[in-house]
RNA sequence: GGCCCCAUCGUCUAGAGGCCUAGGACGCCAGCCUUUCAAGCUGGUAGCACGGGUUCGAAUCCCGUUGGGGCCA
Numbered sequence: 001g002g003c004c005c006c007a008u009c010g011u012c013u014a015g016a017g018g019c020c021u022a023g024g025a026c027g028c029c030a031g032c033c034u035u036u037c038a039a040g041c042u043g044g045u046a047g048c049a050c051g052g053g054u055u056c057g058a059a060u061c062c063c064g065u066u067g068g069g070g071c072c073a
Base pairs, nucleotide, nucleotide: 001072002071003070004069005068006067007066010026011025012024013023018056027045028044029043030042031041032040049065050064051063052062053061
């Protein structure tokens, strides 16, 4: 340098054009329970890497950028 893959809450992950003002688990916060702690129960918290395009509609499809990984030279 060329080609391919990946990027979603603090972490791991669901998602295949409309059911997503994005769901789940752990974490964190508050409350309940408990003599206390842990466990358990209830509620809350926080996210689509960035910029364009296609479309009535994009986390999802296309292009580019950034970052990470792989193969080739």

A computed fold for a 73-nucleotide RNA from an uncultured Dehalococcoidia bacterium, annotated as transfer RNA. It matches the Rfam family "tRNA". By type it is a transfer RNA. Gene Ontology term of the family: triplet codon-amino acid adaptor activity. Its mean pLDDT, the model's own confidence on a scale to 100, is 85.